[in-house]
RNA sequence: UAGCUCUUCGUCUAGUGGUUAGGACGUUACCUUUUCAAUGUAAAAACACGGGUUCAAUUCCCGUAGAGCUAA
Numbered sequence: 001u002a003g004c005u006c007u008u009c010g011u012c013u014a015g016u017g018g019u020u021a022g023g024a025c026g027u028u029a030c031c032u033u034u035u036c037a038a039u040g041u042a043a044a045a046a047c048a049c050g051g052g053u054u055c056a057a058u059u060c061c062c063g064u065a066g067a068g069c070u071a072a
Stems, first nucleotide, its partner, number of pairs: 001071007010025004018055001027043004048064005
């Protein structure tokens, strides 16, 4: 320098254009216990950024940023 892939709750991850973006771990509260832990119940928590296409975009397209791989 060129090409390709990826970016979703604190972490890991599902989601091939349409109902409130789902799950696990973790966190918090409650229950239980003499106390703690464990179990159970509940809650909070996310689509990297900017544009475009579309009635409608996490999803499709372009650019930017970041990460990775390959080639020179």

Transfer RNA from an Anaerolineales bacterium, 72 nucleotides, folded computationally. The organism belongs to Anaerolineales, within Bacteria. RNAcentral holds the sequence, with entries from ENA. The prediction has a mean pLDDT of 81. Its Rfam family is "tRNA". For this family Rfam cites "tRNAscan-SE: a program for improved detection of transfer RNA genes in genomic sequence" (Lowe and Eddy, Nucleic Acids Res, 1997).